[in-house]
RNA sequence: GGCGAGUGGCGGACGGGUGAGUAAUGCGUAGGAACCUGUCUUUCAGAGGGGGGCAACCCGGGGAAACCCGGGCUAAUACCGCAUAAAGUUGAGAGACCAAAGCCGGGGACCUUCGGGCCUGGCGCUGAAAGAGGGGCUUACGUCGGAUUAGCUAGUUGGUUAGGUAAAAGCUGACCAAGGCGAAGAUCCGUAGCUGGUCUGAGAGGACGACCAGCCACACUGGGACUGAGACACGGCCCAGACUCCUACGGGAGGCAGCAGUGGGGAAUUUUGGACAAUGGGGGCAACCCUGAUCCAGCAAUGCCGCGUGUGUGAAGAAGGCCUUCGGGUUGUAAAGCACUUUAGGGGGGGAGGAACGUUCUUUAGGUUAAUACCCUAGGGAGGUGACGUUACCCCCAGAAUAAGCACCGGCUAACUCUGUGCCAGCAGCCGCGGUAAUACAGAGGGUGCAAGCGUUAAUCGAGAUGACUGGGCGUAAAGCGCCUGUAGGUGGUUAAGUAAGUUUGAUGUGAAAUCCCUGGGCUUAACCUGGGAAGGGCGUUGAAGACUGCUUGACUUGAGUCGGACAGAGGGUCGUGGAAUUUCCGGUGUAGCGGUGAAAUGCGUAGAGAUCGGAAAGAACAUCGAUGGCGAAGGCAGCGGCCUGGGUCCAGACUGACACUGAGGGGCGAAAGCGUGGGGAGCAAACAGGAUUAGAUACCCUGGUAGUCCACGCUCUAAACGAUGAGAACUGGCUGUGCGGCGGGGUCAACCUGCUGUGUAGCGAAGCUAACGCGUUAAGUUCUCCGCCUGGGGAGUACGGUCGCAAGAUUAAAACUCAAAGGAAUUGACGGGGGCCCGCACAAGCGGUGGAGCAUGUGGUUUAAUUCGAUGCAACGCGAAAAACCUUACCUACCCUUGACAUCUGGCGAACCCGCCGUAAUGGGCGGGGUGCCGAAAGGAGCGCCAAGACAGGUGCUGCAUGGCUGUCGUCAGCUCGUGUCGUGAGAUGUUGGGUUAAGUCCCGUAACGAGCGCAACCCCUGUGCUUCGUUGCUACCUGAAAGGGAGCACUCGAAGCAGACUGCCGGUGACAAACCGGAGGAAGGUGGGGAUGACGUCAAGUCCUCAUGGCCUUUAUGGGUAGGGCUACACACGUGCUACAAUGGGGCCGACAAUGGGACGCCAACCCGCGAGGGGGAGCUAAUCCUACAAACGGCUUCGUAGUCCGGAUUGGAGUCUGCAACUCGACUCCAUGAAGUUGGAAUCGCUAGUAAUCGCAAAUCAGCAUGUUGCGGUGAAUACGUUCUCGGGCCUUGUACACACCGCCCGUCACACCAUGGGAGUGGGUGGUACCAGAAGCCGUGAGCUUAACUGAAAGGAGAGCCACGACCACGGUACGAUUCAUGACUGGGGUGAAGUCGUAACAAGGUAACC
Repeated sequence: GGCGAGUGGCGGACGGGUGAGUAAUGCGUAGGAACCUGUCUUUCAGAGGGGGGCAACCCGGGGAAACCCGGGCUAAUACCGCAUAAAGUUGAGAGACCAAAGCCGGGGACCUUCGGGCCUGGCGCUGAAAGAGGGGCUUACGUCGGAUUAGCUAGUUGGUUAGGUAAAAGCUGACCAAGGCGAAGAUCCGUAGCUGGUCUGAGAGGACGACCAGCCACACUGGGACUGAGACACGGCCCAGACUCCUACGGGAGGCAGCAGUGGGGAAUUUUGGACAAUGGGGGCAACCCUGAUCCAGCAAUGCCGCGUGUGUGAAGAAGGCCUUCGGGUUGUAAAGCACUUUAGGGGGGGAGGAACGUUCUUUAGGUUAAUACCCUAGGGAGGUGACGUUACCCCCAGAAUAAGCACCGGCUAACUCUGUGCCAGCAGCCGCGGUAAUACAGAGGGUGCAAGCGUUAAUCGAGAUGACUGGGCGUAAAGCGCCUGUAGGUGGUUAAGUAAGUUUGAUGUGAAAUCCCUGGGCUUAACCUGGGAAGGGCGUUGAAGACUGCUUGACUUGAGUCGGACAGAGGGUCGUGGAAUUUCCGGUGUAGCGGUGAAAUGCGUAGAGAUCGGAAAGAACAUCGAUGGCGAAGGCAGCGGCCUGGGUCCAGACUGACACUGAGGGGCGAAAGCGUGGGGAGCAAACAGGAUUAGAUACCCUGGUAGUCCACGCUCUAAACGAUGAGAACUGGCUGUGCGGCGGGGUCAACCUGCUGUGUAGCGAAGCUAACGCGUUAAGUUCUCCGCCUGGGGAGUACGGUCGCAAGAUUAAAACUCAAAGGAAUUGACGGGGGCCCGCACAAGCGGUGGAGCAUGUGGUUUAAUUCGAUGCAACGCGAAAAACCUUACCUACCCUUGACAUCUGGCGAACCCGCCGUAAUGGGCGGGGUGCCGAAAGGAGCGCCAAGACAGGUGCUGCAUGGCUGUCGUCAGCUCGUGUCGUGAGAUGUUGGGUUAAGUCCCGUAACGAGCGCAACCCCUGUGCUUCGUUGCUACCUGAAAGGGAGCACUCGAAGCAGACUGCCGGUGACAAACCGGAGGAAGGUGGGGAUGACGUCAAGUCCUCAUGGCCUUUAUGGGUAGGGCUACACACGUGCUACAAUGGGGCCGACAAUGGGACGCCAACCCGCGAGGGGGAGCUAAUCCUACAAACGGCUUCGUAGUCCGGAUUGGAGUCUGCAACUCGACUCCAUGAAGUUGGAAUCGCUAGUAAUCGCAAAUCAGCAUGUUGCGGUGAAUACGUUCUCGGGCCUUGUACACACCGCCCGUCACACCAUGGGAGUGGGUGGUACCAGAAGCCGUGAGCUUAACUGAAAGGAGAGCCACGACCACGGUACGAUUCAUGACUGGGGUGAAGUCGUAACAAGGUAACC
């Protein structure tokens, strides 16, 4: 000198962490008085002299260890006396009492035992006073939610006294008193650290309390004290408990909410880093030591800020991708290419600042001092210190090099196409996308927005005036208590004075710093850091003002009230009383029904009902008057009279002098029903019974009928208790009625009329308000005061809890869960078993049918290899189809073809084409022969056929719900719209409604509308009359002829072309002087003459992809094409549309008349002949007003049949034929002979038709080789009926209601069944929390005790004082027992609720919802 232990000092109460607890012992702001304070600063005073021990150390012992015990030695700034003692403590005072320590430097004289003393300086020590900073206590105000927590409190509140603390105080004890807190929310429960501030917001607010800063609390959980200036102490102690570890089982150890780190949990949160260089803290005189405070680094795009990933040029607008209307567009100047730049990153080099202290040495000045020592202060010089750090920054080098993603593209919301998928897969914040053309899913191309980020999730504020203080509402949307009275509270007339609480204003203190704001500065900028300023609601102190509010005092009369007179009234209570009616009973008359209903029945009645007359009884209600009339606070109140009583109004004066208004709680009243006790009970009438109705009918209707309805007393306390409108006050144009007053005018003074003025009650309306409807001096207008209430729908006015009730129940009153709405008012439609007006063969009145029969035809169904497909209420079903034997034909079977039956293009060959043979069921296939044209510039070409390859063809395959076109239907109904204007916030209205009228939105008039368009009508065609013109094939007043025809003529008929005519034009009436209607004249025709064509805006996702066209999809040796055969023609049935009948108004036979529209050369087909006939033969005429089809039939005349399944009816079947056709088997039509079925007029139901119509009769045509009972046309004969609009159907206009709007085929309710979800009850079960009582009681402090031990002081000694151990007591944590409370979880079973796809049963509501609905 170092290391380690020990003694001693200071610090471990700071710094660091966390937010469990705490709703006030906390925090924030502003105060207060009865306090403490180590270190630091200032001041005053002191620091004298002694003593005894104990660690360490040594020896011995116990224990596994932790550690412990005994003996011995020893130092101190450790410990203890003594002295000194005030400005300290105590005391009224006198007085009494209380401290200390040395260490380290420097140094002259003097002294010395030579150690030093002594002097001096520094550090330290003691007592005291003050300061600074820190802390303790206390007051006021502020500080979350729940009242389904309303009462809490015994040291509780105060006093006295004692104790206690640093200090006030029930802080503690004893005694006394009975207080204290609470609706301005006590107590209890839940939640929570508080603040500066942060986020958001225009603000006011709302939400939050990370980082940073202040305060508090905590340190494994609970309790406790010790030490200390400070703790009841994070890295101290003791005890109890839980847990972990060690153990020799005896006993011990521990506490990361310090920094790192580990495990666990979790959606999720970092390195076991460097340094004390800086800032700060502790110790030290200092050097220095310690410091996971701190400063740095590492990790994480977690956030903020800055930068980069290149720049310029570059059109052939490259390639590729994607889209495409196939032209192109887009990606896109983007890339490539060319020319440049070098931040960041890489390599190399240089290089600040953070460092200033402190300290050592030296030096200067000052201080201290005896001192030029030392020391201190200030300054100069020199030496020294960097974790970060390979720092920031600067320079050089190379090189576009190393560097772009994420979300979105339906609307909100910037950004669009293709493909795939096909209510699948999926998306989704809300609305909503997806079921074959998805800008919404998935992928792609493109685009948009952000960008080293972008999206998602979670959360807060905003938007939200959606809790409204700023800044909302309450008639109908959610919302006025059912009404009154009144407590607290809130608010309050005129005037004067005072005061100064509120108020306004000044000054001052505070409002920490940071943050925010303004303005400077520093990092290249910014983020960031930093200087200064401003601001800061609030609170304290103080001054001023005195209007307003408050307070005090005085006054006033207008608010309010009292007194007088008068008036109206179903106001209330009570006692009486009256008549009508009903019912019952008694008696008379009298006989068969009564009663009831849509119709009936139950019921009553021959034992005499009902009806009628007389009498009696009983109960209840009071007709007329009677009224948008009166009264009352509301509920409510109705015969008449008496008694008691409340309120209101008017008039006039007098009086009181603000006495007022509202009203949380409280109190009272409060329809009906209901409950209790006792009465009463005529009528009515829940329940109940019976009869009807009905699918059912626990209803509506009927017959009965008990509670109840009535009275008394007591409960209940709710209503659509409504004006869905709280009370009071003031103000703001009117008009009209009515109740009750007062005062005038008029009047035959009386009825009455009229004016003014009060108070009620109604109607309409200005301004204004309102979402609209509406309100409007009786406000829902404009204001003031006070109270109540609302905050999406459902769950739910429910559950639980409380209160009330006898009960029924009332009141107060949630949540989970679920939905994207629920709702108001108005609009346009549609609808109504709403209303009004009107129309239509809609009904009615008529005529004839269908439905029954047989057959034809279509459809369904069934069958089939196929029975191709479509059409399906009206508006499919004799429909597409104006012709299925093959073909058609799309279907089935079989056999074939594959650039194809058909189109365009290329190459080759050949003209095309025709004929024959083989084979086949046929096509396909095989073989053979004939044959050469047209144009030509002489190459070839056009056209056709064959072969080859590929582009492509083809599809009656799908989607009519992708479409065009066309069509049906409402409906030939009279409607549908527009421009401008006006009204309305708007949807929208008006026009277009209204009065008339019409077939008509036709026309007229009116009219905030004026006009216009598409529709109506007219214009067009046919027909009805006449005229003119033209007459052939037409016609004939003439001639001729047997006829056809010829001649003549064009008068008539007829045919065409044109024109005329009909317009309500004329007359009369009605009407509004209109439009128009009715009647009439004339006329061929009369009021659109008759018929046709013509179909508004739209509806039905109506029909058609199989007429055609067409998007998309599918198919491509087949889903295309060819051929043969079959099928579309099936047949137990059902339906539609027809034909023929059932007969005598008819059938049969014979004879005899009269049409029109059409068609005809691959045709119509005459005469004549044959055949019973279908038909055959025949061949004239006709390109058709010429010829043919072509005899029209019903009808007329004569005759027969005689009511019969027939001389009706003709199906079916047999036989024989004809015709068409390649072919009549499946599967044609017709003829003849024979056969001769059902059927005797058709149930329920249903169709057509209003005049040349129905009915009836035939004729023709299209299609077509042939094949109509169908269809479309044509003519012949030719009726009946219509009172009328009640009903059925459809439609138009106006109006009304609506919960409908895919619009009544709408909407929608409840039970039940099933699934899921949350929730209530529940025998209980398990846990948490707190309370009360009791038991128990560790450590500890306090107290008591003299059992044990004991250095300092005292004493001569014994001993004493004091201390410790120990014992006991008080308090008390943990723990235990009991009781009840509260909360959470769970629970067999159970209650309702919600949601769910097309479940079941009914039909409650919305329309008059079919019984008006609702409370």
Molecule: small-subunit ribosomal RNA
Organism: uncultured bacterium